[in-house]
RNA sequence: GCUGGGUUAGCUCAGUCGGUAGAGCAGCUGUCUUGUAAACAGCCGGCCAGGAGUUCGAGUCUCCUACCCAGCU
Numbered sequence: 001g002c003u004g005g006g007u008u009a010g011c012u013c014a015g016u017c018g019g020u021a022g023a024g025c026a027g028c029u030g031u032c033u034u035g036u037a038a039a040c041a042g043c044c045g046g047c048c049a050g051g052a053g054u055u056c057g058a059g060u061c062u063c064c065u066a067c068c069c070a071g072c073u
Base pairs, nucleotide, nucleotide: 001072002071003070004069005068006067007066010025011024012023013022019056027043028042029041030040031039049065050064051063052062053061
């Protein structure tokens, strides 16, 4: 230098053919307990790495940039 993959909640990851984004763990509250843990119920937490474009509508498609991983030279 070239090619491919990845970047979504505090962490690990889903997200179908483009139609207002979910799970587990963690955290908080409650129930239960003499108390703690466990269990159960509920809640909080994101404008999707950054920017531009296409579209009525973009996490999803296109382009540029940054970073990570792998391969080639």

The prediction has a mean pLDDT of 83. Transfer RNA from a Pseudomonadota bacterium, 73 nucleotides, folded computationally. The sequence is in RNAcentral, with records from ENA. It matches the Rfam family "tRNA". By type it is a transfer RNA. NCBI's taxonomy places the organism under Bacteria, Pseudomonadati, Pseudomonadota.